This is a predicted structure of a 127-nucleotide RNA (SAM riboswitch aptamer (S box leader)) from a Bacteroidota bacterium. The organism belongs to Bacteroidota, within Bacteria. Model confidence (mean pLDDT): 80 of 100. The sequence was found by an Rfam model in a public genome assembly.

RNA sequence: GAUUUAUAAAGAAGAGGCGAGAGACAGGCUUGUUGACCCUCUGGCAACCAACUUUAAGUCGAGGCUUAUGCCGAGAUUGGAAAACCGGUGCCAAAUCCUGAUCCUGAUUUUCAGGAGAAUAUAAAUU
Repeated sequence: GAUUUAUAAAGAAGAGGCGAGAGACAGGCUUGUUGACCCUCUGGCAACCAACUUUAAGUCGAGGCUUAUGCCGAGAUUGGAAAACCGGUGCCAAAUCCUGAUCCUGAUUUUCAGGAGAAUAUAAAUU
């Protein structure tokens, strides 16, 4: 870099450094010398991966009981929910800031609204 899957209207900032743009791209609209973006430190958010605890439910089930096609059942596994989080990432202006190829639906048929989707970002897996 490519592919697949999941998520993206919630949440979370201080200090120091630097000094002009930044918000992926295009248009818009914001933001920034009251110092943004970026870098460093500290703090935090979240819970994708890893590890770990509790628990509803399903499946399997050594074995046992039984008149029974019924019942009990150590343990294993899948898994919704909750808690916690040392570690691997991510994130801490604005809905992914808004719209954006294409398709569908409803009004209007230059247009508007909604939905899917594209694009983007992050995680995990594969390559």